[in-house]
Context: one part of a larger RNA
Parts: sequence; structure tokens; C1' cells
RNA sequence: GGAUGAACGCUAGCGGCAGGCUUAAUACAUGCAAGUCGAGGGGUAGCACAGUAUAGCAAUAUAUGGGUGACGACCGGCAAACGGGUGCGGAACACGUACACAACCUUCCUUUAAGCGGGGAAUAGCCCAUAGAAAUGUGGAUUAAUACCCCAUAGAAUAACCGGGUGGCAUCCCUUGGUUAUUAAAGAUUUAUCACUUGAAGAUGGGUGUGCGUUCGAUUAGGUAGUUGGCGGGGUAACGGCCCACCAAGCCUGCGAUCGAUAGCUGAUGUGAGAGCAUGAUCAGCCACACGGGCACUGAGACACGGGCCCGUCUCCUACGGGAGGCAGCAGUAAGGAAUAUUGGUCAAUGGACGAAAGUCUGAACCAGCCAUGCCGCGUGGAGGAUGACGGUCCUCUGGAUUGUAAACUUCUUUUAUCUGGGGCGAAACAACGUUUUUCUAAACGUCUUGACGGUACCAGAUGAAUAAGCACCGGCUAACUCCGUGCCAGCAGCCGCGGUAAUACGGAGGGUGCAAGCGUCAUCC
Repeated sequence: GGAUGAACGCUAGCGGCAGGCUUAAUACAUGCAAGUCGAGGGGUAGCACAGUAUAGCAAUAUAUGGGUGACGACCGGCAAACGGGUGCGGAACACGUACACAACCUUCCUUUAAGCGGGGAAUAGCCCAUAGAAAUGUGGAUUAAUACCCCAUAGAAUAACCGGGUGGCAUCCCUUGGUUAUUAAAGAUUUAUCACUUGAAGAUGGGUGUGCGUUCGAUUAGGUAGUUGGCGGGGUAACGGCCCACCAAGCCUGCGAUCGAUAGCUGAUGUGAGAGCAUGAUCAGCCACACGGGCACUGAGACACGGGCCCGUCUCCUACGGGAGGCAGCAGUAAGGAAUAUUGGUCAAUGGACGAAAGUCUGAACCAGCCAUGCCGCGUGGAGGAUGACGGUCCUCUGGAUUGUAAACUUCUUUUAUCUGGGGCGAAACAACGUUUUUCUAAACGUCUUGACGGUACCAGAUGAAUAAGCACCGGCUAACUCCGUGCCAGCAGCCGCGGUAAUACGGAGGGUGCAAGCGUCAUCC
């Protein structure tokens, strides 16, 4: 000098764009953050509509009935493994990079081949009874499905056996022929279609292995028994001591094993001419975790933040028998701390889940609020104006110098401010309606609809210099000097050093210098 997720002191006009618990992965009140589908199903708790009955002249009231729109709870499907948070752990194939899988999986999506026949038994809900303070159950009766089961059909699927051919990288791979066995389905509907089942291929997303790179310590020198390898099995989507039985005695290590300490890694960021050094906030990729520890279930995918079970810590409810919970999601609270924001708006856009769609949900996201935390931009007026005014300060004091064109005064402008009026882009679509083209899927055009931000940006007009300057320093380094007070006192200080009666170094004043909505101090990095 540059930089910061900064803090503190003094000060403070505006806008744009960014950023905002670095500490206690401490504990959490409250609300929200993952639902959706009635075009899968039985149905009808509530709402609405039409209907029926009764009362009434009528308005209307009551009752009734799934008839319709819809739909609480329930069965079922898909999603909930994404998105969002944090950096505890981990020195490791965790990450980065480059390869490999002749050792693997992949819902939804795309393409392609084929299929979608017949039957059955239950169960939730509803109803009845009943236990419990509650959480939650228990028994009986009855019912449906795209839930479950059986039969049929079936190969380029799976398994076994017998052959042929090519190739390679050791285990082997690829291709082809035959025999046998096993395994499938679901319907809905507005008749357009969408679903469903079995294969093959692709895409996407993962899994696994390996080379190299990846902090400090030798005041850590030996470490290791599933340890190292083999045979055989189990397990897995898959290889493997991953696990197990048996056999052998290996394996790592001074090119640093083991142990200890510290740490999420990277793209990048800061600095520097570079080499390098330091860092890993925001944004992006990967990893790990979800009160501490362990475990599996479901599923294409989890050993699952807002799922389950067990142990533990803590908190809460209780009728004392027993139960409930997990903000390192968004806000917010307490605590800690030098220190870090609103219990806001909207699904308008982008994206996601579900749905045929309309649409619903979405604290993702987009916006708004707070904070000079940073960067950038703008303003706090311009021109003229000498009795060089008053006042202040200083001096060689009838006077002069300086503050200083500064002020007053004249005139101009209106960025900004206040008020008034107008007013976008972000909106492209989807859907609906109509037309045209098209074998199908679909495509094109026209009309119509949708904005949280938003009383926005922006534009025009009106008013009037009107609303807007501080902070640090002035001995040298280092730009900027005098007076008064104090008298080794009070104090200053980054280093050298100032202060003991003429202090440009302390305190005040006048003047000056630097930066400026900031300025200085402190901490850290280069």
C1' cells in the first nucleotide's frame, strides 16, 4: 500500500448492486417449511345446488335422501431419497484430476417388440360393543379397488443342461442353435386417449476399483491376528476378509508405518511483477451430519433433517397406570459474544411434486423490511460580488497581516427534496374459444385471461438555495504552524522520542493539511 462475512469511537443526505451468528453441531415458546390424485376405490363428516315430505297464504323452517358439484377421514398410486440447512466428524479413494468395470443398478422419460384372458379370498372405512385421563387400542358384523392371491398365455427374460463359431485382458467375453423348467398384467373415460405387464436399446442418475496430488509433529520407531494371502461358502445390484469355516505366515515401515495434533475438499478468493504465500464467507460441484449412539423396514433410490424401532441425555403432559418431543428448514426467543436482520408479501415469473387437465402445494424461488457491512454513482449549489465589513486570531499594535470572494448583496439553475398527474419491461405461455394444416403425435395463427414487487422504475409539471459535512492529523518518518495554559506534573507515543517556565510533540484556540458520507482506531492476511 492492498484486502476483510469484520468490530469499536465520532459523524451521517440519497440511490443502484451485493452481503449479513466467523462465538454455543448450545437449548428452543409459537406459526409456517410436502403434498397431490374423486379420470383407481368403498363412500358422504361438513359445504353448496336441485329434489321429496311436513308446517305455513307466502317468505321460510324442519326432516329426508349420494341425485349433482365437490370432498373431511379411510383404502390405493406417485412424491416424500429432490429442494432447503450446517460443517460435527473425517488426513480418508473424503476431495481434485485421469483412467477402468470382461464385477454393477437405474422409478419417471424417449425409441422399439409383444401383450392386456379367466377366477377368488380378504381388509380399512362405515356400523355395533368395549378398555383408557390421554396417547392409543380391543372384539364382532359387513363392503370396494389400479390393494392382495390363484389359473391361463409368453420369450430376445431367469435358471439348468447339450452343442457350434469368433475374439480377448488372467478370471473369461461375444454370437448362435437346441431341450427342459419358472415367471405377467388394471383399469378409467367425455371414445380422443391416458394408464397397466414383459422384453430390448438409449438417456439420466448413481455404485465400485485404481495411478497421481492432498497440513504439522521423530521430544511419536516400530505397527498389525481378520492382521496378509489362499481354498470353499454366505452376503450384495456388483468385486472384495465385506462376513464365516479351514490352511499358510504373511503384510506395512526411515521415499516416515504407527501414534498424536489440526482440518470438510475443490472451482476459486486476497495479495504479489511473477514465483509464491495466506484463505476456503457469499456463488457453484462433491462429501459428511440431522438431540448423542446403534439398527433395520419400505422403496428404483435411504440405513431416511420435518419416517420407524431400541438405548441414553434433556424438556413437557399425566387421573401416577402411562405417554409426547427433537429449528445444523424460514421467521422468531433465550444464552454465549466485540458482533450479524422481519415471528413480512406472493406463487406474477423460474423451478419442483402430484394430476388428463383445470388446478393444489411449494419459508425452493422471486420480492419487500432492517443494517454506511462493502463496492459504485450522485448531491450538499453556480456566476458576479472589496467598505477587502463586523467578529475571531496573530504581530514589530495611531497601524498591519490573516480568516477572505468567504459573508452580506445581485442574479441563475433545480440534480436532489416535497407535492400533483401519467406510467412500463419483466407476460412467454398453459387453459378456453375459433380458423387452417396434419396419417398419428401435433403445429401455426387470431381472440380472451394472468403482476407479489407496485402509491415501483421512468416521464412531465409546480415550489423554492430551498432538505443535506464530517472525521483524523499538523516534531521527523509524513502533506500541514502560531498563540495561550501547564511546568518530568497533567499527559502524548506506531518507531525515534516529547514534557523539569519562552513545548510547532501535552490541553485549548485560530489557521492549515488529508480523506470525505464517511473518517479514524483495533484485529487478521499478503
Molecule: small-subunit ribosomal RNA, 5' domain
Organism: metagenome